The part of an RNA shown here (large-subunit ribosomal RNA, domain III) has 395 nucleotides and comes from Desulfoscipio gibsoniae DSM 7213.
[in-house]
Context: one part of a larger RNA
RNA sequence: AAGUAAGCGCAAAGGCAGGUGAGAAUCCUGCCCGCCGAAAACCUAAGGAUUCCUGGGGAAGGCUCGUCCGCCCAGGGUAAGUCGGGCCCUAAGCCGAGGCUGAAAAGCGUAGGCGAUGGACAAUCGGUGGAAAAUCCGAUACCACCUUAAAGCCGCUAUUAGGAUGAGGUGACACAGUAGGGCAAGCCAAGCGCGCGGUUGGAAAAGCGCGUCCAAGCCCGUAGGGCGAACUGCAGGCAAAACCGCAGUUCACAUAAGCCUGAGAGGUUAUGGGGAGCGAAAACAAGUAGCGAAGUGGCUGCACCCAAACUGUCAAGAAAAACCUCUAACGAGGCUAUAAGGUGCCCGUACCGCAAACCGACACAGGUAGGUGGGGUGAGAAUCCUAAGGCGCGC
Numbered sequence: 001a002a003g004u005a006a007g008c009g010c011a012a013a014g015g016c017a018g019g020u021g022a023g024a025a026u027c028c029u030g031c032c033c034g035c036c037g038a039a040a041a042c043c044u045a046a047g048g049a050u051u052c053c054u055g056g057g058g059a060a061g062g063c064u065c066g067u068c069c070g071c072c073c074a075g076g077g078u079a080a081g082u083c084g085g086g087c088c089c090u091a092a093g094c095c096g097a098g099g100c101u102g103a104a105a106a107g108c109g110u111a112g113g114c115g116a117u118g119g120a121c122a123a124u125c126g127g128u129g130g131a132a133a134a135u136c137c138g139a140u141a142c143c144a145c146c147u148u149a150a151a152g153c154c155g156c157u158a159u160u161a162g163g164a165u166g167a168g169g170u171g172a173c174a175c176a177g178u179a180g181g182g183c184a185a186g187c188c189a190a191g192c193g194c195g196c197g198g199u200u201g202g203a204a205a206a207g208c209g210c211g212u213c214c215a216a217g218c219c220c221g222u223a224g225g226g227c228g229a230a231c232u233g234c235a236g237g238c239a240a241a242a243c244c245g246c247a248g249u250u251c252a253c254a255u256a257a258g259c260c261u262g263a264g265a266g267g268u269u270a271u272g273g274g275g276a277g278c279g280a281a282a283a284c285a286a287g288u289a290g291c292g293a294a295g296u297g298g299c300u301g302c303a304c305c306c307a308a309a310c311u312g313u314c315a316a317g318a319a320a321a322a323c324c325u326c327u328a329a330c331g332a333g334g335c336u337a338u339a340a341g342g343u344g345c346c347c348g349u350a351c352c353g354c355a356a357a358c359c360g361a362c363a364c365a366g367g368u369a370g371g372u373g374g375g376g377u378g379a380g381a382a383u384c385c386u387a388a389g390g391c392g393c394g395c
Base pairs, nucleotide, nucleotide: 014032015031016030017029018028019027033392034391035390036389041372042371043370047352048351051350052076053075054074055073056072057071061069062068081142082141083348084347085346086345088119089118093114094113095112099108100107101106123140124139125138126137127136143344144343145342146341147340148339149338151336152335153334154333160331162330166326167325168324169323174313175312176311177310180306181305182304185300186299187298188297189296191212192211193210194209195208196207213273214272217268218267219266224261225260226259227258228251229250230249231248232247233246234245236244237243277291278290314317358367359366374386375385376384
């Protein structure tokens, strides 16, 4: 040069009043305004690892400020038989006793094991806090095992109950497509309940506003879906089998009976919970404690449930365990239902999670799996507006 040029990270937007304070455009509170609303809301996986809450602070971090903070200091906070994982199962893949290969290092691989992104598996509703909640509390359940009580059935030496690491069934699966029955959700109401009913020329009314619910479990077994039954024989199912399979006979007949399965509704749970609203006493203490109405009818209606259903197609669409049946060894006890009592281990659980807390060197206009996602308009999750909720993007 010069306190000049340029920057302060999307043009969603701020304004006023009050409070606090040494100090306020920036912190707190209130009112008004604006923005998102298939998101800029909510739940949650990964990842992060205390960032959560409370009290205090004001160096540095914060593109300005700062009394404020995801910053600093201190204290506190994550409670489970049922949620997720382990004590269950297996997939790809990995490890791998023996084994094969290799000079070795090591590679491959049988049995076996590990390994969820899959299978199996028992809890719901409400309340509570500064920070946790299917975890605490209340109520009502369910699962496994143990003990006790009492009941029924089968078997006890062969017409043998039960019994597995064995056998069989099941689990068990593609893609496309429609229809039906439902629930959720939403909307409407001259239905019902509570409140308001002021101003103004008028309006106590077919006026306005708000609200008009509730789970698992248990009982019942509906719409619907699936399946022929019995007996005899057998060289199959690595042994056995009364199970499965195959063959034969008989009986039923197909809109059947019977059996299995099966949403939802209804009943109960519930003399309970919640509930618009009303609303105290008050020391620093509140919409707190407490009280608590109505709860019907109609319409729309899923991508969710019945459903692994049904129909069609060819490219023919995991495994294992759980579960059911069968027998082997063994075997004299076993099974079923009921009531009461008892036991129930380990790990995770705070908070962010389309983001200022994750991945991008940053409080970065980028990226980030899944679920919920209301109303008006509409074919629609488009568009525009809006509810709940959240924000106005740190000059």
Rfam family: Bacterial large subunit ribosomal RNA.